This is a predicted complex of two RNAs, RNase P RNA and transfer RNA, with 478 nucleotides together. It holds a member of the Rfam family "Bacterial RNase P class A".
RNA sequence: CCAGGGGGCCGGGCAGCCGCGUGAUCGCAAGAUCCCGAGGAAAGUCCGGGCUCCACGAAACAAGGGUGGCGGGUAACGCCCGCCGGGUCCGAAAGGAUCAAGGGAAAGUGCCACAGAGAGCAGACCGCUAACCCAGAAAUGGGCAGCAAGGGUGAAAGGGUGCGGCAAGAGCGCACCGCGCGACCGGUAACGGAAGCGGCAUGGCAAACCCCACCCGGAGCAAGACCGAAUAGGGACUGCGCGCUCUUCGGAGCAGGCCUGUUUCGGGCCAGCAGUCCGGGUUGGUCGCUUGAGCGCGCCCGGCAACGGGCCGCCUAGAGGAAUGGCUGCCGACGCGGAUACGGUCGACAUGUGCGAUACCGUCCGCGCCACAGAACCCGGCUUACAGGCCCCCUGGCAAA
RNA sequence: GGGCCUGUAGCUCAGUUGGUUAGAGCUGGCCGCUCAUAACGGCUAGGUCGCGGGUUCGAGUCCUGCCGGGCCCACCA
Numbered sequence: 001c002c003a004g005g006g007g008g009c010c011g012g013g014c015a016g017c018c019g020c021g022u023g024a025u026c027g028c029a030a031g032a033u034c035c036c037g038a039g040g041a042a043a044g045u046c047c048g049g050g051c052u053c054c055a056c057g058a059a060a061c062a063a064g065g066g067u068g069g070c071g072g073g074u075a076a077c078g079c080c081c082g083c084c085g086g087g088u089c090c091g092a093a094a095g096g097a098u099c100a101a102g103g104g105a106a107a108g109u110g111c112c113a114c115a116g117a118g119a120g121c122a123g124a125c126c127g128c129u130a131a132c133c134c135a136g137a138a139a140u141g142g143g144c145a146g147c148a149a150g151g152g153u154g155a156a157a158g159g160g161u162g163c164g165g166c167a168a169g170a171g172c173g174c175a176c177c178g179c180g181c182g183a184c185c186g187g188u189a190a191c192g193g194a195a196g197c198g199g200c201a202u203g204g205c206a207a208a209c210c211c212c213a214c215c216c217g218g219a220g221c222a223a224g225a226c227c228g229a230a231u232a233g234g235g236a237c238u239g240c241g242c243g244c245u246c247u248u249c250g251g252a253g254c255a256g257g258c259c260u261g262u263u264u265c266g267g268g269c270c271a272g273c274a275g276u277c278c279g280g281g282u283u284g285g286u287c288g289c290u291u292g293a294g295c296g297c298g299c300c301c302g303g304c305a306a307c308g309g310g311c312c313g314c315c316u317a318g319a320g321g322a323a324u325g326g327c328u329g330c331c332g333a334c335g336c337g338g339a340u341a342c343g344g345u346c347g348a349c350a351u352g353u354g355c356g357a358u359a360c361c362g363u364c365c366g367c368g369c370c371a372c373a374g375a376a377c378c379c380g381g382c383u384u385a386c387a388g389g390c391c392c393c394c395u396g397g398c399a400a401a
Numbered sequence: 402g403g404g405c406c407u408g409u410a411g412c413u414c415a416g417u418u419g420g421u422u423a424g425a426g427c428u429g430g431c432c433g434c435u436c437a438u439a440a441c442g443g444c445u446a447g448g449u450c451g452c453g454g455g456u457u458c459g460a461g462u463c464c465u466g467c468c469g470g471g472c473c474c475a476c477c478a
Stems, first nucleotide, its partner, number of pairs: 001397010012331007020037002023034004039372001043383002046381005051220004057265005064216005069083005084102001086099005103211002108209002110205003125151002127147003132143004159177006178200001179198003184193003224287004234278007243254004256270004280477003294314003298311005332370001334368006342362004346356002349352001402474007411427004420458001429445005451467005
C1' cells in the first nucleotide's frame, strides 16, 4: 500500500432569504419581536423498569407464563462484562480463529418414519466355525449347535487399535487410548488435575410432555385526576339472592348475595349485587408532561472489563392527528462526462530534465446526487433499516529497510 | 399511541403427540357426449407451506427474527 474480517464514532458544514410550530413579551385586533425546535435508530413493540388506575387489601396454595453453566455489573432484565465446559476449522504440537437458548435423558411417560435380521427387556440376513449326527471313496455338502470378527441397512447397531487366545470368535485376557466412579489437591464458583477402582453397564430427542431451581397480580398516558357542557341515572338478557329476630314502625341486629381461580382474614355495596349487550349525550379546558436510574474521548481514583465513586461542566420540542422545510452561494464526500503531458504510474528507444498514450491516480471544469427514516408519558436494553465517511484492532499478500 | 388476531394452489379451506412424495372442493386446460352450448363423465396442470435463521436423522407443524393483511379502543350519566 492492497484485500478480507471485527469493533467504535459521525451521518453533511457555514452564510443569506423565504416559510412552519410551541412558548414569552407587546398589541383592542390583524399582527410584530425574541428564544427554542427529532434520532441513532424517534421504527418493530420483542424484553426490563418508572408512573397511574383496578374493592384483585394481606397471606397461602393452585393454574398459567418466563428464565436456565459460573461469578460479577445494573433500579431491573431474556441485557452487558469476565470466566468455565463443548462443537467446527487451521496446526505435528503448543496454540489460534469461530459458533452456540449451555440445568436434568441412572424420576417417570412418549417418539426414533423409511430401510434393515435387529431401534431400546438389542439382534442374526449374508457370513465364520471344532466336536457330534447324516450323505459321500474323498474333497465336500446338509443338520444340530456355537459366534458376532467381516459384509450389508440406517441419522444412530451396546467402546477403539494392537497382541494373545480360540474350532471360529468375543473385554475372553493383556497393553495403550477412550469411558464411568473417584480419596485427595487447586479454584469464590462453574470447573480443572488426579492416586486408585471398575472390563464397559443406562444411545438420541426436554426449541416433546415432564422434573428441579429462580422470577412474575392485571391493565396501560386512548392509564388517570380536576373543572365545564349536554343527555333518557333508559332497555334487554344471564348468575346468585329477595330469609329470620326485635321494634318506639323511623329502624337495628343476624344470616345471605355479589366483588380474584381456590381458601382464610380484612374491606366495599345491598334487597339487591355483579356481568354482557343495545340505546342516549359530548368531541371543550387544565393537569399528568418532561431535570432525568440524564449527558460529557473533561480530570482523578477503584476494577482485566462491564461498571462504580468524587470534582467540574452541560442541558431545554413538549403538542392538538401533531411543526422541525425550501431556494441560492461557498465548502465537503461520492458518481458520471470532458480537458490536461503540469506531478506520479505506464510504454518504446537513439537514455533525453526529451518522446508517446489519456490505460490508472492526481489536477482543472461541468452535471448529478448526499442515505435509513420522522418524537406523541418517560427511561435501560435487544432486534431490524441505513448513501457515504473517519478511527482502532486482527488476518493474509506485495514492496522496502 | 396502545392492544390482539392471522398468513398452505388463482379462490375457499383440511393437514392427527414432527415421518417418507402436502391434500379436498371450485376455477383453468384437454378429451368425450351434443347439430351446437350448458350440464354431466374422464384425464390433467397448478405449491419458494409469507421470508430468513436455528433445534432435530428429519420442520407446513417446534423455537426465534423480520414482512404483509385484518380487527379493537375516548369521555359523561